[in-house]
């Protein structure tokens, strides 16, 4: 330089083109005289950044930028 694959909550990932989840974390509450623990219930997100396609795009298509990974 070229090929493949990732980029989503504070961390590890799901998300069949039709209002974006789930586990840990946090935060308020209940059980316990207390701690672990377990149970409700709440906060946090312009989906890496632009631009095309659609009535509608995390999602298809283009390039850029970031990790990884292979060739050379």
């Nucleotide at each position: 330089g070229g090929g493949c694959c990732c980029g989503u909550a504070g961390c590890u990932c799901a998300g069949c083109g039709g209002u974006a989840g789930a586990g840990c974390a946090c935060u308020u509450c209940c059980a316990u005289g207390g701690c672990a623990u377990g149970g409700a219930a709440g906060g946090g997100g312009c989906c890496a950044g632009g631009g095309g396609u659609u009535c509608g795009a995390u999602c298809c298509c283009c390039c850029u930028c970031g990790g990884g990974u292979c060739c050379a």
The prediction has a mean pLDDT of 82. The RNA shown here (transfer RNA) has 72 nucleotides and comes from a Candidatus Uhrbacteria bacterium. Rfam family: tRNA. Rfam classes the family as a transfer RNA. Rfam's curators write: Transfer RNA (tRNA) molecules are approximately 80 nucleotides in length. The sequence is in RNAcentral, with records from ENA.